[in-house]
Context: one part of a larger RNA
Molecule: small-subunit ribosomal RNA, central domain
Organism: metagenome
């Protein structure tokens, strides 16, 4: 390279928009670019491939025949690609109606608790642990009760429940504001899938300026353990953790499983929406559509498991693998303030 392959053996981009690019739904009609067909020129000779032949055979060589799977150009044919006109509505999109929802962003208010802080009751101990000790405490602690301040997070409900591309989103109320589903079939007519690059967005740490700082808590200190404890336990205790404006771009970014789209026995739960029976009842009992579990049939799977939410069965795109170590490392480039990050080898060696 061809080819085999990505849940777990090397391997799906962290996630989304979207340009090129690849691909693309019915139906009419024409074109003949790609396609078929058939002719006509060529397509040097040697070579190879076959019949014959010459050296006694064979290498090797004569003689013909086939082929040279090709280009050009000419006549045709329209299924299918493609171009060009025209129609369609099963894709896709709009549009109306009532509904879910911790989906996003501001601003504002609440109670529990913590933890300081006055005042008050009150006396010797509180903590803390396997035991202890450092630590607090008669300058009155711990504990109780009353006021008052500060930040930070929302218990119960809470549920393999919901919403979001992911990353992730939970007191309560206004404002603003994105998507999805459902139900109706009014428009629009192929506007569609995917998607190298760009771009945006991305949890924790981490950085930069200002704030804020109650708990907690790297690093630090100190008590213990212990052979030694640069730990595990206990006391404190800074960065951080919170806001605000910028940066980082990385994670076991995980369903370890790319998006789309179509078919393929069943069971039983849930959440949204609809429709039908029903005393017009919140149940309950069929169905449909969309999401989210479990369990399993065939089928796949090294096997374990997957099984309409696919790891079945096919199609369209993209993305990455190529034995182990070296190494996600050099170096070089580009990106960052910096930490790093992207991209990315080789010599060796087994």
């Nucleotide at each position: 390279c061809u080819g085999g392959g990505c849940g777990u053996a090397a391997a799906g981009g962290g996630u989304g928009u979207g340009u090129a690019g690849g691909u693309g739904g019915c139906u009419u009609u024409g074109c003949a670019a790609g396609c078929c067909a058939g002719g006509u020129g060529u397509g040097a000779a040697a070579u190879c491939u076959c019949a014959c032949u010459g050296c006694u055979c064979a290498g090797c060589g004569g003689u013909g025949a086939a082929a040279c799977u090709g280009c050009a150009u000419u006549u045709g044919g329209a299924a299918c690609u493609g171009c060009a006109a025209g129609a369609c509505u099963a894709g896709a999109g709009u549009g109306c109606a009532g509904g879910a929802g911790g989906g996003g962003a501001a601003a504002g208010c609440g109670g529990a608790a913590u933890u300081c802080u006055u005042g008050g009751u009150g006396u010797a101990g509180c903590g803390g642990u396997g035991g202890a000790a450092u630590g607090c405490g008669u300058u009155g602690a711990u504990a109780u009760c009353a006021g008052g301040a500060a930040g930070a997070a929302c218990a119960c409900c809470g549920g393999u429940g919901g919403c979001g591309a992911a990353g992730g989103c939970g007191g309560c109320u206004u404002u603003c504001u994105g998507g999805a589903a459902u139900g109706c079939u009014a428009c629009u007519g192929a506007c569609a899938c995917u998607g190298a690059a760009a771009c945006a967005c991305g949890a924790a740490a981490g950085u930069u300026g200002g704030g804020g700082g109650a708990g907690c808590a790297a690093a630090c200190a100190g008590g213990a353990u212990u052979a030694g404890a640069u730990a595990c336990c206990c006391u404190g205790g800074u960065a951080g953790u919170c806001c605000c404006a910028a940066c980082c771009g990385u994670a076991a970014a995980c369903g370890g499983u790319g998006u789309g789209a179509a078919c393929u026995u069943g069971g039983u739960g849930u959440g949204g929406g609809g429709g039908g029976a029903u005393u017009u009842g919140a149940c309950c009992c069929c169905c449909c559509c969309c999401g989210u579990g479990c369990c399993g049939g065939a089928g796949c799977u090294a096997a374990c498991g997957c099984g309409a939410u696919a790891a079945g069965u096919u199609c369209a795109c993209c993305g990455c693998c190529u034995g182990g170590g070296g190494a996600g490392u050099a170096c070089g480039g580009c990106c960052g303030c910096a930490a790093g990050g992207c991209u990315a080898a080789a010599a060796c060696u087994c």